[in-house]
RNA sequence: GAAGCUGGCUAGGCAGUCGCCGCGCAUGCAAAUGCGGGGAGGAAAGUCCGGGCUCCAUAGAGCAGGAUGCCGGUUAAUGGCCGGACACCGUGAGGUGAUGAACAGUGCCACAGAAAAUAAACUGCCUAAGUUCCGCAAGGAAACGGUGAGGGUGAAACGGCGGGGUAAGAGCCCACCGCGGACGUGGUAACACGGACGGCACGGUAAACUCCAUCCGGAGCAAGACCAAAUAUGCUGGCUAUGACGCUGCUCGCGUCGUCAGCGGGUAGGUUGCUUGAGCGUCAGGUAACGAAACGCCUAGAGGAAUGACUGUCCACGACAGAACCCGGCUUAUCGGCCAGCUUCACCU
RNA sequence: GGGUCGUUAGCUCAGUUGGUUAGAGCAGAGGACUCAUAAUCCUUUGGUCCGCGGUUCAAGUCCGCGACGACCCACCA
Repeated sequence: GAAGCUGGCUAGGCAGUCGCCGCGCAUGCAAAUGCGGGGAGGAAAGUCCGGGCUCCAUAGAGCAGGAUGCCGGUUAAUGGCCGGACACCGUGAGGUGAUGAACAGUGCCACAGAAAAUAAACUGCCUAAGUUCCGCAAGGAAACGGUGAGGGUGAAACGGCGGGGUAAGAGCCCACCGCGGACGUGGUAACACGGACGGCACGGUAAACUCCAUCCGGAGCAAGACCAAAUAUGCUGGCUAUGACGCUGCUCGCGUCGUCAGCGGGUAGGUUGCUUGAGCGUCAGGUAACGAAACGCCUAGAGGAAUGACUGUCCACGACAGAACCCGGCUUAUCGGCCAGCUUCACCU
Repeated sequence: GGGUCGUUAGCUCAGUUGGUUAGAGCAGAGGACUCAUAAUCCUUUGGUCCGCGGUUCAAGUCCGCGACGACCCACCA
């Protein structure tokens, strides 16, 4: 210098004018006015996970159902995050992985192929022993015998490769590699390494059913609580205490006593929940995620729903996008700019 | 704001326990019949199975993440 990898930050700036929504103070009976101060995001989004909070029992038991799935940690919790192991990809920095169990059981493996799982015999190879045939004999031929090495099919063919051995062959025997269950060593563990043993027995598929381990009650701020106004405790249907309902199914348990559903009628008002929180920063500790005590900081709360418009100026000419009970994550959208660490290649000293 | 469901040919829908040409009806095109049209009959065209990624030998089907569309939810007696 070029090409990359990983992590983080930022999201037009400044000045002026006029507005909008809360808060505090002052004046005012009130309406309102004045002053001061605050006012969207990294995703506020999708609602995909996990919690808080609220009601239903104090949230209960069993079955069913659902979710997760290498190991260890972190946390309020998680399917998130961090660290590690293993496999694959990359020259590398690094990246990706729903990564438990297929000797508990069941299922599936199309087409092709001889055979797709208690192996089999299409083409081949062999004729030693035994058998049959031919031959006087030496010998020759054959499968109804042996073989699973060669060929071919397939995503996958019942260890691979080399040597010995043999009639031809075969873990039949041996070396190396792979595999298996024990043992030893290291590690919390996943796992790694080691020498010996076993001749190999056990194909793949669990994002097929399943088994094992762990977790999960339901509904959601339109939850819930209070006040006020108005109307028709009207009609129909289900069940009637061995019942109905209590927010997924079944059984039990608990609670309420008429209850549930539909139609019809009325109101479209106010207060609360509502923002100080598992909050943020500094910091002991920890490889890291995280984070004790202490100190410091305050950062939107609307209810047709505010956060805008205009002017000037500068530049790199500005992307995706707008809170609605609140947090922690994930995922998706996004013009660009900046910083840090690291890798490979080329050149110079 | 919260919850639930769907997407297959131009339109309306099937698609089984993943299995090798993804079908049916209507519509379109051509032909037959008719003097001609309709109806009827025959033949035929037409598919990014909403998109991307994964599992698997193999995905419309199984799993994940998105896109688009539809529906439901106030209070009182």
Molecule: RNase P RNA; transfer RNA
Organism: Gallionellaceae bacterium